[in-house]
RNA sequence: CCCUUAGAGUUUGAUCCUGGCUCAGGAUGAACGCUGGCGGCGUGCCUAACACAUUCAAGUCGAACGGAGCUUAAUUGAUUAAUCCUUCGGGAAGCGUUGAUUAAGCUUAGUGGCGGACGGGUGAGUAAUGCAUGAGCAACCUGCCUUUAUGAGGGGGAUAACACAGGGAAACCGGUGCUAAUACCGCAUGUGCCAAUUGGUUCGCAUGAACUGAUUGGGAAAGGAGCAAUCCGCAUAAAGAUGGGCUCAUGUCUGAUUAGAUAGUUGGUGAGGUAACGGCUCACCAAGUCUGCGAUCAGUAGCCGGACUGAGAGGUUGAACGGCCACAUUGGAACUGAGAUACGGUCCAGACUCCUACGGGAGGCAGCAGUGGGGAAUAUUGGGCAAUGGGCGAAAGCCUGACCCAGCAACGCCGCGUGAAGGAAGAAGGUCUUCGGAUUGUAAACUUCUGUCAACAGGGACGAACGAUGACGGUACCUGAUGAGGAAGCCACGGCUAACUACGUGCCAGCAGCCGCGGUAAUACGUAGGUGGCGAGCGUUAUCCGGAAUUACUGGGUGUAAAGGGUGCGUAGGCGGGCUUGCAAGUCAGAUGUGAAAUGCAGGGGCUUAACCCCUGAACUGCAUUUGAAACUGUAGGUCUUGAGAGUGGGAGAGGUAAUCGGAAUUCCCGGUGUAGCGGUGAAAUGCGUAGAGAUCGGGAGGAACACCAGUGGCGAAGGCGGAUUACUGGACCACAACUGACGCUGAGGCACGAAAGCGUGGGGAGCAAACAGGAUUAGAUACCCUGGUAGUCCACGCCGUAAACGAUGAAUGCUAGGUGUAGGGUCGAAAGACUCUGUGCCGGAGUAAACACAAUAAGCAUUCCACCUGGGGAGUACGGCCGCAAGGUUGAAACUCAAAGGAAUUGACGGGAGCCCGCACAAGCAGUGGAGUAUGUGGUUUAAUUCGAAGCAACGCGAAGAACCUUACCAGAGCUUGACAUCCUAGGAAUUCGGUGUAAUGACUGAAGUGCCCUUCGGGGAACCUAGAGACAGGUGGUGCAUGGUUGUCGUCAGCUCGUGUCGUGAGAUGUUGGGUUAAGUCCCGCAACGAGCGCAACCCUUAUUGUUAGUUGCUACGGAAGAGCACUCUAACGAGACUGCCGUUGACAAAACGGAGGAAGGUGGGGACGACGUCAAAUCAUCAUGCCCCUUACGCCCUGGGCUACACACGUACUACAAUGGCGUCCAACAACGGGGAGCGAAGGCGUGAGCCGGAGCAAAUCCCAAAAAGGCGUCCCAGUUCAGACUGUAGGCUGCAACUCGCCUACACGAAGUCGGAAUUGCUAGUAAUCGCGAAUCAGCAUGUCGCGGUGAAUACGUUCCCGGGCUUUGUACUCACCGCCCGUCA
Repeated sequence: CCCUUAGAGUUUGAUCCUGGCUCAGGAUGAACGCUGGCGGCGUGCCUAACACAUUCAAGUCGAACGGAGCUUAAUUGAUUAAUCCUUCGGGAAGCGUUGAUUAAGCUUAGUGGCGGACGGGUGAGUAAUGCAUGAGCAACCUGCCUUUAUGAGGGGGAUAACACAGGGAAACCGGUGCUAAUACCGCAUGUGCCAAUUGGUUCGCAUGAACUGAUUGGGAAAGGAGCAAUCCGCAUAAAGAUGGGCUCAUGUCUGAUUAGAUAGUUGGUGAGGUAACGGCUCACCAAGUCUGCGAUCAGUAGCCGGACUGAGAGGUUGAACGGCCACAUUGGAACUGAGAUACGGUCCAGACUCCUACGGGAGGCAGCAGUGGGGAAUAUUGGGCAAUGGGCGAAAGCCUGACCCAGCAACGCCGCGUGAAGGAAGAAGGUCUUCGGAUUGUAAACUUCUGUCAACAGGGACGAACGAUGACGGUACCUGAUGAGGAAGCCACGGCUAACUACGUGCCAGCAGCCGCGGUAAUACGUAGGUGGCGAGCGUUAUCCGGAAUUACUGGGUGUAAAGGGUGCGUAGGCGGGCUUGCAAGUCAGAUGUGAAAUGCAGGGGCUUAACCCCUGAACUGCAUUUGAAACUGUAGGUCUUGAGAGUGGGAGAGGUAAUCGGAAUUCCCGGUGUAGCGGUGAAAUGCGUAGAGAUCGGGAGGAACACCAGUGGCGAAGGCGGAUUACUGGACCACAACUGACGCUGAGGCACGAAAGCGUGGGGAGCAAACAGGAUUAGAUACCCUGGUAGUCCACGCCGUAAACGAUGAAUGCUAGGUGUAGGGUCGAAAGACUCUGUGCCGGAGUAAACACAAUAAGCAUUCCACCUGGGGAGUACGGCCGCAAGGUUGAAACUCAAAGGAAUUGACGGGAGCCCGCACAAGCAGUGGAGUAUGUGGUUUAAUUCGAAGCAACGCGAAGAACCUUACCAGAGCUUGACAUCCUAGGAAUUCGGUGUAAUGACUGAAGUGCCCUUCGGGGAACCUAGAGACAGGUGGUGCAUGGUUGUCGUCAGCUCGUGUCGUGAGAUGUUGGGUUAAGUCCCGCAACGAGCGCAACCCUUAUUGUUAGUUGCUACGGAAGAGCACUCUAACGAGACUGCCGUUGACAAAACGGAGGAAGGUGGGGACGACGUCAAAUCAUCAUGCCCCUUACGCCCUGGGCUACACACGUACUACAAUGGCGUCCAACAACGGGGAGCGAAGGCGUGAGCCGGAGCAAAUCCCAAAAAGGCGUCCCAGUUCAGACUGUAGGCUGCAACUCGCCUACACGAAGUCGGAAUUGCUAGUAAUCGCGAAUCAGCAUGUCGCGGUGAAUACGUUCCCGGGCUUUGUACUCACCGCCCGUCA
């Protein structure tokens, strides 16, 4: 300089951190599921080193040898067909057949030689007799091959084969006899060689080695082929090459819950043995050897080149290819041989299998195929020696399941194809839909083309050199013609992670790698459409690496997250001050050897490309040898003083051990005085006391602890140490500086110390006090409280060895701003004080840290050493070892289970935490509720139905401002089915009105009257309405308020809730909004890293209280009445004024504001109302309404009659009326209101009725008329009683409304006259025109009010105050809560 290095999900309400779990990538000798066109190159029992039927896998040489057999030829016998001759007796020649001999050729059982130790398979064993790398052998061997030197003379005796006769079922065996050799054995010779003795030269660290002499002794051989040349062999020796043997160094898995192992063990001497060294073996001698740098033991494992992964360092792995090792059914043994302790040799033993005539025998697929078995799982009983290679042979050649090929398998890698271009009516179909459309989609159809692959036909290799010879193979390849025809699937679609909708299902069925999804609107299940990804494959599972800096060498940590040993002394080890000299182990540089090939990388090349193959190069970061350098480390020597130590002089101290002494107090004992209690608690009781306690005085005994001083003061390594004195003793500090000269730091094991409790032995025992007893408390109380009380606490000696043994912070050294206390010492100074060293505290800067915080006493910056950690639980448990008298301590797991556990900080919420403040919250008062009767609502029960909803406050006189029918949604019965209601179509008819039959009623049946409006071509058509019909549809007070809109309640008319910018914090967040005051108020003022702003508060609005102006009719009157007049007053209703802490005083901070006062109708928001921030309660309502989805459709829709919603043992809420004298009743006083309402209405006067009411019908659409009388009040009477109180219930008689008062209305009169004498626990409202009390009106409504909403009349009491109860606001604190204390959570049981 270049290249390389990617993260995400999941703990929380949110945040930062720690930390685990999980995912995305790559890989595989893979397997499984779905699918599957072709070719090339590779790969294919990972499990049972389990058992194996069958064929094959190692033979070859006749040119080593004797035979045997066959063929040919020659010679020689025997015999003889056809033929010829014939004297017919026979003869000649002779194909053929069959002997003998010789020669040639071929085949070969045997002897002999070479090879069966290679090639091929497997990984059981092996943790080192192995492997890798590098050395060594002066301690060794090496057939065949190459080179060199010399030689091969002459003899001998056997034995297979074979023959004969035997044994045995077989395998096979032995007997007799014959025979050959390159088989075997002597003799001779001896270039080299070997041994012994003895010289010389050179070399080596050494034992010794090499070369060269002398003497003596020893030891070889084989022939074969060829006409021959010659060739192949043979023997001895030397050398090379190749292949081996042995030794050494380094490296090579896990466990210490394996710490000691070892008798041929370690070494020596001698001998044996070996190719060779060696305890390799043996005899004797000595007592060694290995081990914390891990021996021994146990477990696991063939090792390497390499392979996979990774940025790398590493981690994992050792299939295929290559090197080494080990093994060949299991174990053992040797033989042969150059080589074996021998896969397809031998022997023995074991197991197993097979044959057998039962006497005996045979076998070894971890060679290639193949079989059974095991298993999730792994191929053909194929072709060929054509090529490469191997064995034998002189060669031809033979053998070769090595090898080359083919077959099977998507098992892997690579390549190709399943078509290309055009093609919008954006076809049909599918899916979705807001019904418009969108999408599938140029996709298809259709048109024009192409021919890769596959199929067909023709040609047809390379691989073969060296004449012949090709399994593959009629294969690759080339050419031709046909024809889009034969060739696409798999997985996913909530986030991570690319890709979305519909339907089905309804915590079911199911999914899931992690988080998690599914309980009726599932992008997460199943299916479909669509989409995404990859593609002859795609997913899943398993395993490895990565991500994981999550074992951290590169590259982590330990105050609180897991993690500092309880403390010291100290061994091994690790590390170590200044200057200087030498050496060169580490270190650095150069050179040399090695680091096999293949693989990987780079550059080329060959198969059409690629995979694949070939060539070349660099590299292989390593090891060894050697030559240099000398800074640093090391080592050896010298020297120095600052580290460390010693010395002298000082002062400080609860440092330690032992002995002695002291006073106060508690308790006990004795005596005196003295009398009824003491003691104890929240309150009590147990307990003590008239046998004299407690109290008080005096005397005595005994044990333990040491008030004040006393202090984040002192000392000690820690634990710890506190009256005084004495003795002995350890350490630290200060000052001085003329001693030693690195003597230091840390410290695995080890040793020592080590609070309290506990244990052992012996003392002691006052107080206190586990256990225990009693009394209380409590639902219980094996506790807290009380009364007692034993171990123990104390002493001596011995054990135990642990603590939140904490600063939760190991030791040591150096460095890095300050300020302020305190203890000890020193220097200067008269003092104050300044400086300095050592301790001990606080604050704070840089820096560090996740934050909290630490900050010269570091948790900062560096160095050295030790200890410890690696998710939570299981568990500091189990087993084992060690220690202990025991209790127990120390060391210290796993199975299983979870996706978290955790740290710090933040916002809230909560607290039987704290501070401040408010509210009819308490308190102070007044009136009630809870008891009675009634009304009304609810629960419960009942019922055919008692329709539904509302449920703490915030449901319960609530929805309902009014259920006899209707309402009505419920029940029973009778009916209707395009419908009671809407739109569209067809046909007929206008509409409509009045009847009748029948019914419980609707429905049903039926009669009569009657024709309108607009247009017209006079046929008719149209609008509205009615009837009938068909289907789209209507309809649903059916479900879901947890799918929703809207509306409402509540906290709460509480004072809060937020935002922008800035600032602070890694961040969630904070600040602002906190603080000091003040207010009803986040109201205002001041201060302030904040400055501003918004929604709330307040104000603006309405009403009420005063007044001015204007306007006066129906109002009012200054009119005696009416009329008229007038508008001062009352009143009405429009516009103004007025109140703002504006003025004065005091207080306060020169503020805001508070208090007092003046003036004023009203004074500090004058009273009341409307108005309700951000939000909370899945609060209420699908039955006001609207609405998604689901459900019903001759019914869950619609209509009608009757019933029900009004039931009634009971419980609760809310009211009314009472219980009486502040009252009841009667009467009179024409006492005095306000808000309101009135046309299907209010209804006057007058009359009738005891009354409800009736008759009547003036007036009034209202400041005019009516409802309408206000009542409480005044006066009289009653005299405290269940009454002249109270009025329930019931009876009788009436009235009113209404189609209809039986279920089920209201009212009246008369009669009857219940409970009730002020209400338990508990609980509600109200602070002034309020409570209480009195009446009036209205809405709903035919009628029905104790309810609701309004109106006015009369008109109080009390508030010291904020301790407490409830609710709320602000600040602060704790928290393991955040669904937020109705939380979380522990134990037991099911």

The prediction has a mean pLDDT of 84. Predicted 3D model of a 1390-nucleotide RNA (small-subunit ribosomal RNA) from an uncultured bacterium. Rfam family: Bacterial small subunit ribosomal RNA. Its family is annotated with structural constituent of ribosome and ribosome in the Gene Ontology.